[in-house]
RNA sequence: GUCUCCGUGGCGCAGUGGAAAGCGCGUCGGGUUGCGGACCCGAAGGCCGCAGGUUCGAAUCCUGCCGGAGACA
Numbered sequence: 001g002u003c004u005c006c007g008u009g010g011c012g013c014a015g016u017g018g019a020a021a022g023c024g025c026g027u028c029g030g031g032u033u034g035c036g037g038a039c040c041c042g043a044a045g046g047c048c049g050c051a052g053g054u055u056c057g058a059a060u061c062c063u064g065c066c067g068g069a070g071a072c073a
Base pairs, nucleotide, nucleotide: 001072002071003070004069005068006067007066010025011024012023013022018056027043028042029041030040031039049065050064051063052062053061
């Protein structure tokens, strides 16, 4: 330098055009317990890397940029 993949709550991931953006772990509150753990119930927390474009409608498609991983030179 060229090409490929990835970038979604604190962490790991799902979601591949429209219904409230979900799941697990973690955190907080409550129950239970002699106290904890485990278990049960509930809650908070993300507008989807950034900027444009397409579309009635974009996390999802397209372009550029930024960051990460890999392949080739």
About this RNA:
Transfer RNA from Actinomadura oligospora ATCC 43269, 73 nucleotides, folded computationally. Model confidence (mean pLDDT): 80 of 100. It matches the Rfam family "tRNA". From the family's description: Transfer RNA (tRNA) molecules are approximately 80 nucleotides in length. It was read from a public genome assembly.